Context: one part of a larger RNA
RNA sequence: GAGUGAACGCUGGCGGCAGGCCUAAUACAUGCAAGUCGAACGGCAGCACAGCAGAGCUUGCUCUGUGGGUGGCGAGUGGCGGACGGGUGAGGAAUACAUGGGAAUCUGCCCAGUCGUGGGGGAUAACGUAGGGAAACUUACGCUAAUACCGCAUGCGCCCUUCGGGGGAAAGCCGGGGACCUUCGGGCCUGGCGCGAUUGGAUGAGCCCAUGUCGGAUUAGCUAGUUGGCGGGGUAAUGGCCCACCAAGGCGACGAUCCGUAGCUGGUCUGAGAGGAUGAUCAGCCACACUGGAACUGAGACACGGUCCAGACUCCUACGGGAGGCAGCAGUAGGGAAUAUUGGACAAUGGGCGCAAGCCUGAUCCAGCCAUGCCGCGUGUGUGAAGAAGGCCUUCGGGUUGUAAAGCACUUUUGUUGGGAAAGAAACCGGCCGGGUUAAUACCCUGGUUGAAUGACGGUACCCAAAGAAUAAGCACCGGCUAACUUCGUGCCAGCAGCCGCGGUAAUACGAAGGGUGCAAGCGUUACUC
Repeated sequence: GAGUGAACGCUGGCGGCAGGCCUAAUACAUGCAAGUCGAACGGCAGCACAGCAGAGCUUGCUCUGUGGGUGGCGAGUGGCGGACGGGUGAGGAAUACAUGGGAAUCUGCCCAGUCGUGGGGGAUAACGUAGGGAAACUUACGCUAAUACCGCAUGCGCCCUUCGGGGGAAAGCCGGGGACCUUCGGGCCUGGCGCGAUUGGAUGAGCCCAUGUCGGAUUAGCUAGUUGGCGGGGUAAUGGCCCACCAAGGCGACGAUCCGUAGCUGGUCUGAGAGGAUGAUCAGCCACACUGGAACUGAGACACGGUCCAGACUCCUACGGGAGGCAGCAGUAGGGAAUAUUGGACAAUGGGCGCAAGCCUGAUCCAGCCAUGCCGCGUGUGUGAAGAAGGCCUUCGGGUUGUAAAGCACUUUUGUUGGGAAAGAAACCGGCCGGGUUAAUACCCUGGUUGAAUGACGGUACCCAAAGAAUAAGCACCGGCUAACUUCGUGCCAGCAGCCGCGGUAAUACGAAGGGUGCAAGCGUUACUC
């Protein structure tokens, strides 16, 4: 000199864009953060409406009852999603990360292709009845459905194979309809969404190898599943990953082992560079989710807001037993020099579910707080010598503050008040005209055109007008380094100080005043890095 996720002191007008627990991975009150689908299913707790029955009368209204028939829908079965998104950096020095290679693998949803989707069965929740328990919850009996579950058939391709053969699948739901049939339910045809098998792709993930990745030798030897082989087990897959047997290997001064420290990278800061330091925000990867362990489900987890066991802690209890996990967003206590609102909205972007409408989304987009940083703007402009008054200094002549002020003439950024007022919104949806599909002018899909609706921010940005210099300057320094000097007070005292050093009666170094210098909504100090 440059820099910072900074803090502290004094001061503080506005806006834009960023950033905001670096400490206790300490403990957490409260609310919210993952749901959705009735076009899978039985149903109907609640709401609304037909219909039916009854009552009141004002004769077309009101009220009561009933009512899964309809819109819908609490709880339940079932499907998909809760493995993403969000947080944190404890652990980990290599099962990590970065770069470059590799073969022995899996991959829900998505894309493209091929083939199929036949016919049966037994349960179970909800519900009902009867119990147990303070609660959490739970037991018995009975009824019922499915895209839940299980056989049978078929099976190109698929898997296994001793090449003879063997094994194994599916599920329906919704819309529309001219003939024909009908037990009046529908069959049948057709469109859409699904389901099963399989091939390829895409995406994602697992595995292996090489090189690189902090300090300590006051750590020199380490290792028995250890190193390799054969045969098995296990896995999606290779492999001592695991096991039986056999051999005696493997690593190490090119630093093994041990100890300490640490998330890694793209990057960031600095520097002419080489390098040094660093890893907040943003992005990629990894690891973790009260602590330790374990598996289940699933395409994917050994799973932050799932399960089980153990532990510590907190809470409830009828003392028998139960409940919990903010390193999600806010917020609280504590720790600390120190770090924000228990805000708004799903309008946009994205995600989950759904045919869709839509629902959910503390992701996200916004707003609030903070000079924490960067950038921009302002606190007036011109004129004005009687060089006013006052202050300070003085050699008492004057000098200086100083065109500074006042005065005069203007301007109105910002602020205040009033008015106008965006873009961010086009999809989805409806109509019309084409095209595709089809027996079909239904339905459905799609192109064009057109219509209507949708904004948290926010009456915000921006624009116009009005009045009025009006609403807006501080901080540090002035001995040398280092730009900037005098007077008074003090008298080795009080004090200053980054280094040299000032202060013991004329202190440009302490304190104050006047003056000056530097930066400026900041300025200094402290800490850390180059």

The part of an RNA shown here (small-subunit ribosomal RNA, 5' domain) has 530 nucleotides and comes from an uncultured Candidatus Berkelbacteria bacterium.
It was read from a public genome assembly.
It matches the Rfam family "Bacterial small subunit ribosomal RNA". Its family is annotated with ribosome and structural constituent of ribosome in the Gene Ontology.
The prediction has a mean pLDDT of 86.